[in-house]
Molecule: RNase P RNA; transfer RNA
Organism: Azospirillum soli
RNA sequence: CCAGAUGGCCGGAUGGCCGCCUUCGACACAGCCGUCGGGGGAGGAAAGUCCGGGCUCCACGGAAACACGGUGCCGGCUAACGGCCGGCGGGGGCGACCCUAGGGAAAGUGCCACAGAAAGCAAACCGCCAGCGGUCCUCGGGCCGCGGUAAGGGUGAAAGGGUGCGGUAAGAGCGCACCGCGCCCCUGGCAACAGGGGCGGCACGGUAAACCCCACCGGGAGCAAGACCGAAUAGGGGCGGCACGGCCCGCAGUUCCAACCUUUCUUUGAUUGGCUGGGACUGUAUGGGGCCAAGCGCGUUUCCGCGCCGCCGCCCGGGUUGGUCGCGAGAGGCGCCGGGCAACCGGCGUCCCAGAUGAAUGGCCAUCCACCAGGGCAACCUGGGGACAAAACCCGGCUUACAGGCCAUCUGGCGCU
RNA sequence: UCCCGGUUAGCUCAGUCGGUAGAGCAGCGGACUGUUAAUCCGCGUGUCGCUGGUUCGAGUCCAGCACCGGGAG
Numbered sequence: 001c002c003a004g005a006u007g008g009c010c011g012g013a014u015g016g017c018c019g020c021c022u023u024c025g026a027c028a029c030a031g032c033c034g035u036c037g038g039g040g041g042a043g044g045a046a047a048g049u050c051c052g053g054g055c056u057c058c059a060c061g062g063a064a065a066c067a068c069g070g071u072g073c074c075g076g077c078u079a080a081c082g083g084c085c086g087g088c089g090g091g092g093g094c095g096a097c098c099c100u101a102g103g104g105a106a107a108g109u110g111c112c113a114c115a116g117a118a119a120g121c122a123a124a125c126c127g128c129c130a131g132c133g134g135u136c137c138u139c140g141g142g143c144c145g146c147g148g149u150a151a152g153g154g155u156g157a158a159a160g161g162g163u164g165c166g167g168u169a170a171g172a173g174c175g176c177a178c179c180g181c182g183c184c185c186c187u188g189g190c191a192a193c194a195g196g197g198g199c200g201g202c203a204c205g206g207u208a209a210a211c212c213c214c215a216c217c218g219g220g221a222g223c224a225a226g227a228c229c230g231a232a233u234a235g236g237g238g239c240g241g242c243a244c245g246g247c248c249c250g251c252a253g254u255u256c257c258a259a260c261c262u263u264u265c266u267u268u269g270a271u272u273g274g275c276u277g278g279g280a281c282u283g284u285a286u287g288g289g290g291c292c293a294a295g296c297g298c299g300u301u302u303c304c305g306c307g308c309c310g311c312c313g314c315c316c317g318g319g320u321u322g323g324u325c326g327c328g329a330g331a332g333g334c335g336c337c338g339g340g341c342a343a344c345c346g347g348c349g350u351c352c353c354a355g356a357u358g359a360a361u362g363g364c365c366a367u368c369c370a371c372c373a374g375g376g377c378a379a380c381c382u383g384g385g386g387a388c389a390a391a392a393c394c395c396g397g398c399u400u401a402c403a404g405g406c407c408a409u410c411u412g413g414c415g416c417u
Numbered sequence: 418u419c420c421c422g423g424u425u426a427g428c429u430c431a432g433u434c435g436g437u438a439g440a441g442c443a444g445c446g447g448a449c450u451g452u453u454a455a456u457c458c459g460c461g462u463g464u465c466g467c468u469g470g471u472u473c474g475a476g477u478c479c480a481g482c483a484c485c486g487g488g489a490g
Base pairs, nucleotide, nucleotide: 001413002412003411004410005409006408007407008406009405010404012368013367014366015365016364017363018362020041021040022039023038024037025036026035027034043388047399048398050397051396052395053394054393055222056221057220058219068218069217070216071215072214073087074086075085076084077083088102089100090099091098092097103213104212108211109210110207111206112205125153126152127149128148129147131146132145133144134143135142136141161179162178163177164176165175166174180202181200182199183198184197185196186195187194188193226325227324228323229322236316237315238314239313240312241311242310245292246291247290248289249288250284251283252282253281254280255279256278257277258276260274261273264270265269295308296307297306298305299304332351333350334349335348336347337346338345339344369386371384372383373382374381375380418489419488420487421486422485423484424483427442428441429440430439436473444460445459446458447457448456466482467481468480469479470478
């Protein structure tokens, strides 16, 4: 210098003028409105609403289990988490470094299309082959069958360990060495796991982001949660006054019938008491619910249609519009010290830093700083022009969007010393 | 502010327990007809919204994103 890796930070600056929201003080006002002055006023993601918590209400005697949902190597951090940190295993990269939903497939079930002989307690298509049988023959052998085999070919994502040597008719863990796999032991580590030794001749394919099993976690809803104050109108309840025809249901009482339970003895029954259902009659009423007539109102007078079903007064409670709170001192920011590899934790000091409710945080000017385009060898000149996006109860994370720039550490290559 | 559902051919929609994606209408070609319509026969049509992951294999399973539609108060 070029190419890259990781971590962190900024994301326009200064000044002037005019505005907006909020808060404090003074003045003024019965109060609201107001005047003057001071303080504060978007983000790293305020976003998506994907997780976790605080807070509030509802449900619930405690605990456990079932169902459902989520998480899933080990250790730690944290209020908690599916987050973060450190490590282990696996994969990628020359490397710095990156990726990793990574429990269980010898508990069970399902699936493995097409191709292929065979796809899950395996199978034999082309092949290879000592032997046995048959047949042909030019006596070397060829062909067919019985049988052995799984080395080679072929299919497939995957064919029941891999490579090599021996062995054999041909072969085969059939034997051996190394690797892989399984079991046991030792050593190191808190652990995941790593290293070593011995035994076993290989059995146990893949898939759980398929059902499932195991371990752990989870009550539900969300600030429009929730609490308080409370207009008009309508509707609800109580009391009083006035007015008042009928019917049905209901309710109360009397009586009859039937079923069932029960007491006693006279036992296919009778009797005592109760309960349920049904029928009849009477009452309730200045009314518990409803309907009709009458009445009143509207349309256009009748007919007819629609509406009201008591009217008036006083009181009470619920609730809508509206208002107030919740709502800004917090798992808070900054600095120093200490512990820890780190995430993080502890101590001390210091600061107060948005709270709107259709929703404020803006506009203009000047100078500068980046950036882009054009011109110029260059200094520079001219023009353009500020990324993504913006609180709405709060906090910890994750994910996604983002013009441009800065810093630190590290890796590979080239050149020079 | 919060909560759901959907995206597959030009249009409207199916697609089971993951195995070469289909139906109707539309379109094109042919037959019938003097011609058109209707009818009959045949044909084509897809980055399954996008990007990753799991798997031998993804429209389907998982994660993230985009767009559209609906609901509560």